RNAcentral holds the sequence, with entries from MGnify. Predicted 3D model of an 85-nucleotide RNA (Glycine riboswitch aptamer) from a soil metagenome. The coordinates come from a structure-prediction model, not an experiment, and the mean pLDDT is 81.
RNA sequence: GUGCAGGAGAGCGUGGUCGCGCUAACAUGGCCCGGCCGCCGCCGAAGGCGCAACUCCCGCAAUCGCUCAGGCAAAAGGACUGCGC
Numbered sequence: 001g002u003g004c005a006g007g008a009g010a011g012c013g014u015g016g017u018c019g020c021g022c023u024a025a026c027a028u029g030g031c032c033c034g035g036c037c038g039c040c041g042c043c044g045a046a047g048g049c050g051c052a053a054c055u056c057c058c059g060c061a062a063u064c065g066c067u068c069a070g071g072c073a074a075a076a077g078g079a080c081u082g083c084g085c
Base pairs, nucleotide, nucleotide: 001085002084003083004082005081006080011040013039014038015037016036017035018034019033021031022030023029041072042071043070047068048066049065050064054059
């Protein structure tokens, strides 16, 4: 590096708008799903950044801290672990 197996946390939150569909039947209503733009809350285990003593430097140093990115039903992803090549 690659194949297989395992692998945590936290919202199926909410407002606006647009579109498809369903329903109701003339009230321009209600509901489902999705796109876009916001708001609130939260998580740390892709990635990123930070960190004392000691140390010339390197290192210590990441499963710690931050939460930029990412994520918060399932799926996917997933640090890392085991076995094989």